Background: Large-subunit ribosomal RNA, half A from an uncultured Dehalococcoidia bacterium, 1741 nucleotides, folded computationally. The coordinates come from a structure-prediction model, not an experiment, and the mean pLDDT is 81.
Context: one part of a larger RNA
RNA sequence: GGCUUACGGUGGAUGCCUAGGAGCUAAGGACCGAUGAAGGGCGUGGCAAGGCUGCGAUAAGCCUCGGUGAGCCGUCUAGCGGGCGUAGCCGGGGAUUCCCGAAUGGGGAAACCCGUUCCGGUGUUGAGCCGGUUCACCCCGACGUUGUCGGGGGGGUAAGCAGGAGAACUGAAACAUCUAAGUACCCUGAGGAAAGUAAAUCAACCGAGAUUCCCUAAGUAGUGGCGAACGAACGGGGAACAGCCCAAACCUCCGCGCCUUAGUGGCCCGAGGGCCUAUGUCGCGGGGGGGUUGUAGGAGACGCCGGAGAAGACCUCGGUAUUCUCAAGGAGUUACAAAACCCAUUUCUAGCCGGAGGCUCCUGGAAAGGGCCGCCGUAGAGGGUGAAAGCCCCGUAGGCGAAAGGGAUGGGACUCCUGGUGUUAACCUGAGUACCAUGGGACACGUGGAAUCCUGUGGGAAGCUGGGGGGACCACCCUCCAAGGCUAAAUAUCCUUAGCUACCGAUAGUGAACCAGUACCGUGAGGGAAAGGUGAAAAGCACCCCGGGAGGGGAGUGAAAUAGACCUGAAACCGUAAGCCUACAGCAGGUCGGAGUCCGCCUUGCGCGGAUGACGGCGUGCCUAUUGAAGAAUGAUCCAGGGAGUUGCUUGGUGGUGCGAGGUUAAGGGACUGGAGUCCCGGAGCCGUAGCGAAAGCGAGUCCUAAUAGGGCGUAUAGUUCCUCUAAGCAGACCCGAAACCGGGUGAUCUACCCAUGGCCAGGAUGAAGGUCCGUUAACGCGUACUGGAGGUCCGAACCGGUUACUGUUACAAAAGUAUCGGAUGAGCUGUGGGUAGCGGUGAAAUGCCAAUCGAACCCGGAAAUAGCUGGUUCUCCCCGAAAUGUAUUUAGGUACAGCCUCAAUGCAUAGGUGGACGGAGGUAGGGCCCUGGAUGGGCUAGGGGGCGUGAGCUUACCAAACCCAACCAAACCACCAAUGCCGUUCAACCGUUUCUUGAGAGUGAGACUGUCGGAGAUAAGUUCGAUGGUCGAGAGGGAAACAGCCCAGACCACCAGCUAAGGCCCCCAAGCGCAGGCUAAGUGGGAAACGAGGUAGGGUUCCCCAGACAGCCGGAAGGUUGGCUUAGAAGCAGCCACCCUUUAAAGAGUGCGUAAUUGCUCACCGGUCAAGGGGUUCUGCGCGGAAAAUGUAACGGGGCUUAAGCCUGUCGCCGAAGCUGUGGUCCCGGUCUCCCCUCACAGGGGACCGGGAGGUAGGGGAGCGUUCCUCCUGCGGUGAAGUUCCGGCGUGAGCCGGGAUGGAGCGGGGGGAAGUGAGAAUCCUGGAAUGAGUAGCGUUAAUCAGGGUGAGAAUCCCUGACGCCGAAAGCCUAAGGUUUCCUACGCAACGUUCAUCGGCGUAGGGUUAGUCGGUCCUAAGUCGUAGGCGAAAGCCGAAGAUGAUGGACAGUAGGUUAAUAUUCCUACACCACCGUGUUUUCGCUUUAAAGCCGAGGGGGGGUGCGGUAGGGUAGAUGGGGCGUGCCCACUGGAUAUGGCGCGUCCUCCUUCGUAGGCCAUGCCGGGAUAGGCAAAUCCGUUCCGGCGUCACGAGCUAAGGGAGGAGGGAAUUCGUCCACCUCGGUGGAUGGAAAUUCCGUUGAGCCCACACUGACAAGAAAAGCCUCGCGGCUAUGGAAGCAGGGUGUCCGUACCGCAAACCGACACUGGUAGGCAGGGAUAAGCGUCCCAAGGCGUUC
Repeated sequence: GGCUUACGGUGGAUGCCUAGGAGCUAAGGACCGAUGAAGGGCGUGGCAAGGCUGCGAUAAGCCUCGGUGAGCCGUCUAGCGGGCGUAGCCGGGGAUUCCCGAAUGGGGAAACCCGUUCCGGUGUUGAGCCGGUUCACCCCGACGUUGUCGGGGGGGUAAGCAGGAGAACUGAAACAUCUAAGUACCCUGAGGAAAGUAAAUCAACCGAGAUUCCCUAAGUAGUGGCGAACGAACGGGGAACAGCCCAAACCUCCGCGCCUUAGUGGCCCGAGGGCCUAUGUCGCGGGGGGGUUGUAGGAGACGCCGGAGAAGACCUCGGUAUUCUCAAGGAGUUACAAAACCCAUUUCUAGCCGGAGGCUCCUGGAAAGGGCCGCCGUAGAGGGUGAAAGCCCCGUAGGCGAAAGGGAUGGGACUCCUGGUGUUAACCUGAGUACCAUGGGACACGUGGAAUCCUGUGGGAAGCUGGGGGGACCACCCUCCAAGGCUAAAUAUCCUUAGCUACCGAUAGUGAACCAGUACCGUGAGGGAAAGGUGAAAAGCACCCCGGGAGGGGAGUGAAAUAGACCUGAAACCGUAAGCCUACAGCAGGUCGGAGUCCGCCUUGCGCGGAUGACGGCGUGCCUAUUGAAGAAUGAUCCAGGGAGUUGCUUGGUGGUGCGAGGUUAAGGGACUGGAGUCCCGGAGCCGUAGCGAAAGCGAGUCCUAAUAGGGCGUAUAGUUCCUCUAAGCAGACCCGAAACCGGGUGAUCUACCCAUGGCCAGGAUGAAGGUCCGUUAACGCGUACUGGAGGUCCGAACCGGUUACUGUUACAAAAGUAUCGGAUGAGCUGUGGGUAGCGGUGAAAUGCCAAUCGAACCCGGAAAUAGCUGGUUCUCCCCGAAAUGUAUUUAGGUACAGCCUCAAUGCAUAGGUGGACGGAGGUAGGGCCCUGGAUGGGCUAGGGGGCGUGAGCUUACCAAACCCAACCAAACCACCAAUGCCGUUCAACCGUUUCUUGAGAGUGAGACUGUCGGAGAUAAGUUCGAUGGUCGAGAGGGAAACAGCCCAGACCACCAGCUAAGGCCCCCAAGCGCAGGCUAAGUGGGAAACGAGGUAGGGUUCCCCAGACAGCCGGAAGGUUGGCUUAGAAGCAGCCACCCUUUAAAGAGUGCGUAAUUGCUCACCGGUCAAGGGGUUCUGCGCGGAAAAUGUAACGGGGCUUAAGCCUGUCGCCGAAGCUGUGGUCCCGGUCUCCCCUCACAGGGGACCGGGAGGUAGGGGAGCGUUCCUCCUGCGGUGAAGUUCCGGCGUGAGCCGGGAUGGAGCGGGGGGAAGUGAGAAUCCUGGAAUGAGUAGCGUUAAUCAGGGUGAGAAUCCCUGACGCCGAAAGCCUAAGGUUUCCUACGCAACGUUCAUCGGCGUAGGGUUAGUCGGUCCUAAGUCGUAGGCGAAAGCCGAAGAUGAUGGACAGUAGGUUAAUAUUCCUACACCACCGUGUUUUCGCUUUAAAGCCGAGGGGGGGUGCGGUAGGGUAGAUGGGGCGUGCCCACUGGAUAUGGCGCGUCCUCCUUCGUAGGCCAUGCCGGGAUAGGCAAAUCCGUUCCGGCGUCACGAGCUAAGGGAGGAGGGAAUUCGUCCACCUCGGUGGAUGGAAAUUCCGUUGAGCCCACACUGACAAGAAAAGCCUCGCGGCUAUGGAAGCAGGGUGUCCGUACCGCAAACCGACACUGGUAGGCAGGGAUAAGCGUCCCAAGGCGUUC
C1' cells in the first nucleotide's frame, strides 16, 4: 500500500412531518385623496439597546355602545420592579393623529431651512423666543368684476375597459407586398365594471325587429407575391332583456332693435262700445308649453265622442281657450323629473346553545391500541389531546342572536303623468352635412368589378312630389329615416370571507414556510440569494474533576442523551483496530483455474461455509460522433439530490365501446344532492344514407358527343358517438444554447469636448522690437555701445505625459515597479459647479472615448426571438430489421417523391425464386483496317520549294496529295464477333408466400475496404468517380504476432463430450525435431528495381584436346628501321599516312607501362616442361551485389533453426472455431390433437407431440417491472410502520420476498384509474467532499538588539537604553469623502496574511458647547419657471422672477483647561448688529413732515486679465554683546572667574500719530444753467462763471512699516509643599513664589505697500453690502446724533482619519487624491541631490 470485517468522524441525502405556497368554486364587496391619500421618515414601553406588530407628544394607547369574560399588562424574551381586575379580548361609532409625501406660504440635496396675516403667552407694553391661525396653482359659478366669495380639480391604485400613438425579432425554409400585429411598449381618461345600445339595420319578394355574451354556421364564402397565411356574415340554438329624451314647426312671456298713424293690423270669438304708436308687425336672443316619427309623424285648421265642481281673458251678454280642486286610471327613486321619511322582513360587520364511556383488565413513559361491557347520532366533516378517540377538548348537524353602522326586498306615505278618433292642407322633421374627386385608414376583403364606414384637401345638394341602403352601376321592387342625446342586465377583472383539490412537501411549492424584495452587488435604472424539524413536557445537565478558556469526564433528567442544540442520519471523503496479501513486477483493475494462511459450523468428513489470493490462461474503460475509436477525437474530479416527447384544439389510422340506416348532442336549463356530483331536458348543428357535371341540370345514373356508339366517374349499401394508442397540423411543442433586431428607460462621480469661477508652474540661460548717446548721411537710412526684456525660446524640479529595456503576468497592481525618456509661460496643467445621451453625443480623427463594456453603452421588456447547427434525452424482456442509391432542389452535412425496413388486412394464382431445354434482342472483350481518322518504310507520281537556263524546259540525298506494296493504331472506327448478363416460352425437379395489392409507422439519402471491369490521375496515392460481387457498417468466434473492410465461419442458454474449416504440429503454444526425393549457404528464408558477376545445380549447342588441349613454370619475342611525314625531338608506343619485306619454331612498322627523346619492363606469337579434359555461348532452379535515419537488436512475434524448425515435389497422421454433431433447457412461429370457460364461433386460455427459427445499429411491432397520487375491497403497526444498513432466498429480466441491527410513527396487498413516472454522461444545475499540498505565498531589502514589566502563554503588548529610516516628508494644518473609526474600562471565539496579554476587532460607558470660524446675505455658468410660443399625448422652449459658489460682502485675539472639544468652555481685553433707559445737543409739532423709518427706483462704487522690472518694509535665518539661569573644573605648572559648555531673552489686541510710497493738473473748491440718467432729483452726466494751483512742491485721498499710550498673556530655569510610579539613579502630575524679557550688525522672501508702476495685444464676470439723490407710504406726549449704562443675538456644522490601515481602488492593496506652512550644513543656483533639526517612524512573520 491492497482486499475484507468491525467501530467512529465528516456530511446532510432518504423517510416521516408542515407553519407556507399553487389552482379553483361559491357568496359578498369594488374605489382612497386638500376633512391631506397611497407610501414613508422620526418617535412611542418602569427597568428597554435592537427588530417585528400596534400606536402618534392623549403615542403596545383615550371615550362610548354592544358581545364575551376570569384572568390580564403584544412578540423575539426570560427576569426584576410594579400594577389592573366594571380588567382584558372581539366588534360598531367617535377623539387624538409629529415630519415628508399631490404637498399646496417661499425655498430645497424628501422627512430640512426661511417667512407673511391675525390672536395669545413670556420678556421691561422692546428686541428676541414660544403656541395657534392664514397665505400655492388651475377650472367653473355667483356678485357689489383691477377683486371677493362659494364649489371642484391635482395624486395613488393589481387586473380588466375605451381612446391617441405604435415596433422588431419571427414566418414566408432568401426577401421587398404580406405576416408577426393593431401584438409589445408609451400616453390620456373613466368606472365598479367599461364599451356598445333602441335601425337612414338585416333579409329576400318570405320575413325579422336595440345592444352585449356563449354554442353553431365554419376553417365554409372569400381575401392572398392566390405564396406564407388571414378568415367572415346571413341563418339557427341559448344567457339576459327596457326603453326613452331633445332640436324644429305652433302658442306664450321677457329683453333689444327697425318699421307702421288704422280703410286694411291688434286687444280670444259673435254683437255693441271702447282702446293701442305699441298692447301691432318684423328680426334677433332667452324662458315656459307643445312635440319626437317612416304601412311616416308632428304642428295648424275643421268635425265627432268624452267624469264632477269653481274661476275665466278692456266693458255688457253668450260661448270658448286656459287655470285650479276633487274623482278615476297609470307610473316612479339606475335611463325616461326628483327628495327625504315610516313600518315590516331579510342580510353583513362581534357572538351563543349544542348528544353520548368506563379511576374496568392488558401492553406501554404515556392509551386514543387490544380485550370486556355500554351509549349518542338531523352530530361517524375536520383538528387536537404523551401511539390509532362518534361518546376527553375545540368543533360538526340543527337552532338562536345586535345597542351601533351598512346593504337588499315588500308595503305605506310622497311625487309625477293623463283626452280619444277622422278629414284636410303642405308649416316642421338635425348642412359646409349627405354626396363627388383625390390621398389614406377601418371593414375577413392587400384597389380589386369594391359596395359599406371614418377622415386630410378641393368642390358641394335635396329637403317629404324628399332622402339612405339592398357588394361596381342602372331600372323595378323591398326596406329604413343620417348629419342631437341618455339607458340596467346577461360579459371581463381584482379583493375579502367560507371552502375544496387523483396540486407541491423544504434543490419541490411563490423570489420569499425562517423578520425577503431582506443580506449582498451596481453611480444609477436595476439585479437578487441562502436559511424549516430536541423532547410528550425544558425536565436545556444542579454538583464534582481536568483546563486560561473552548472543550471534555463523572453525576443527574428523560421512554430514549450515538434525542445535549439536537429527528432519521445514506454516499463521496477522512480515520482507528484486526485477518490475509504485497518490495523483479509490468498492471482496463475483471474473469476462469488455483496452492497456502486465518475464521466459523457440525452430521468429524481427503466435510461444508467465509476472508484473503502466491502462481497461471484469456482480456485495450463508458458515452457521443463516425466509413472507421482503446484511441493520442468529444464529455465527465468524486458523491448525493434536481434534470428533457407534455398539454389543448383540428384531422388520419389501429384497438375497444354503445346504438345502428341511422348515430350524436353543443351552449344552456331543471330536479335531487355533502359535493365542482348524479340523472333528466335541450336536435340548433355535425357525419352518414346518391352520384355525375365547370355549371344550368339530370339522377342509379350522369358527363363528353350529332350519337342509342365508345369512354370517364359512380351504382351491387354501414355508419356514427365516446375512450385508448399512434402520427400529422397550429400553438415555445423533447430539453439546454447564440451572435443579433426592436421598444421604453438609466447613465458625462470614468472619459471626450464645451461653459462659469478659482488655483499652480523652484532655479538658471538666451537677449527680438523699441529707446538713449555717439558716429555717419543732403535726406531717408546705416553702424557701434548701452538700455530694454520679447518668445506656442533653451536647460531643468514640482506638475503633466508615457520613449526604451527589464521585472511582474494564479501580480503590490483587472496596466504596477525600477532605470531611462518627452513637455514644463503655454494650443499648459488642475480643483469645484454645470451642459451635450445611444438611429445619439463628443472627437487637434485612433473607429478613439461615453462608469474596468463600444463598428454602435447599460438595464428591463417583446421573449421560451430564431437556430436546415452542436450537445444531451433516464427501467426490462421477446419478434423482425434497414440505408448511405435515383430524380429534383440558392441544393450538396437540409428536404420532397421513389427505392430498401416494420405492422395490419384482402386474398391464393399455370404469383415469385433456383435449375434444365428452347427461342430472342444487342455490337462489349477479342479481332480487323472496307469505311472514318491516325501513322511508318518503300515504290510510283500530281503539286509546291530550291538550283540551272533568255526561254521552252531540265534537275533535285527538299516537302508531298492520290495510287501500289509491306507492317500498324482507335472510347466517340467496323465488312467479323464471343463468354456472361437480360427478356420470353416450356419442363416439371426443388423452396413454400419469399411475390403482388391496400392502409398505417419509420429510418436512410456522409459510407469504407477488398476482388474484377472501366473513367480521371502520372496504367501515383490508405486518391477520386462509376459498374459488378463480397465483407464491415449493424457481426461476436478461429486464423493473419497485434490488425472494422483479408481467409474460415454467422454467437438462444448450459456442458471438464465428439468431428472438422482456414491455419498449423522444435520451445513459448494445442498438434509430426513425421516419411521419401531434390535445392539453398545467402540466416536467403525473415523487405525492393534497372543493372552487374568464373556463386551454385541442371539442360541445350559449339570449339580445342594423349599427334598433349586449358592454366602454371622456364626460354625466345629479331632484322631492313629511329618506316615516311610532322616535330626542338617523335626511335613500335604525341599526331598524320602507309602497314611492306627479311630471318625464323615464332615475333605486330607493334597490346600496354615507361623516357625530354632513346634505353628499359611486358603483351600478342613460338618452343620446352606437365599431364586429361578444357574453352565459348545460350536456357532454367535457388542464391550474391545494387541496399543510407533518426532512444535499442527492431524488415521470422520471440527463443532459436542449416541433408532444416528454410524452399520445391509427393505422402500419412494429428491439432484447431460460439461452424457441425451429442445431451439438457428457454422463448417465438407453423401444424396436428386434446382440455377448460362462457359457449354464436377454431374468438380466448392451458397442455401434449411434430417441424422450423432465435447476431444485430437506425427503425417498426409485442409483452412486462417499478415510482407518486386517487377510488373500491382487504390488511399490518410502540409485542415497533416508513427510511437506513448487513445477510439469505426466488425470478430470463426490470425486480420481489424473508431475517438481524438501527429507527421511532406511520405503511401495505388485490381490482380499477391518473401521471411533474425510472439518469452516468448535456464544458448540465445546486450542495458536500477530495486532489494539487502541508506546496506557492505571507504585499517595496528603512533594521533591528538588549534589559525589565504584565500574563496560563511574549521575536511581535508596555517601559527603558542603544541602533537605523524620512525630513518640499514617511512632519504639521485643511477641503472633499468616510460616519463613531475618537477616549476609557473589560475581553480574545472570529477579523489582523504569523503570534497577541495588543488593535481602526468584540462588549459597555463617555466624548463634538460659537453674535465674531463656515453656512444663513449677493450674484455667475446652469437649473426651475409666471406671461407667452410650439407640439398626437407625455411634453419642449421661455421675458419677469426664483434658485445656484468654485467668486463678492462680513464683527476676536492671546493664554489656560479635558482621558477625549475648543478662535466654541474658562480668564482677560476687544469689536458688530438690534432694542429699551438716562443725559447732552438738535429738528419739528392744527392742515402739515424738518428729521427718521419702510418700499421700490436713479447715480457712484464694488470692478477684476497676462508678461516684466525696480524700490521700501516685514516674517524668517544668522553673528556678536548684555541680562537671566543650569552644569563642569578646588586633585595639576598656572588660572578659581572677566573661563568653558548649554538653554532662554516671547506673543497678541485696542486707541492714537500718519512715515517710505502711490493717485492727482484732463485736478480741487464754490456758484449758475440743464429736452440726458424709462417718473422725480439739490445726486450723476453735460455746460458756463469764479477761486486755488501749475512742472512737481503742496492740498486732498490712500497706505506698508514704525513710534507713543493702554490692556493682557506666556516663559526656560529655579525654590518650596503634596501625590503617584520607580530598575532607588530618578520620572510624571498638581499647587504656590521668584524671574531676564534688551542692544548692535549681516542676510532676507512665492508675504505687505500693490494690479502700484511699466509693456504688449488676444483688450481681460455679475450682483449685493456701502455712499448719495429724489419719489411713495407711515409717524407729532414725536424724531435724530453723541456719551453712559443695561438687554438680546435663534438655527445647522464642529469628535476622529484626511498622500491614508479610516477616502476611491472587492483587501490593514508598492496605485490615485485639490489647497496651505517651508529650519540648518555641503554642493555655480535651486522646493534638485547628500546629511541633519522640529516632528514622525522601523512599513504585522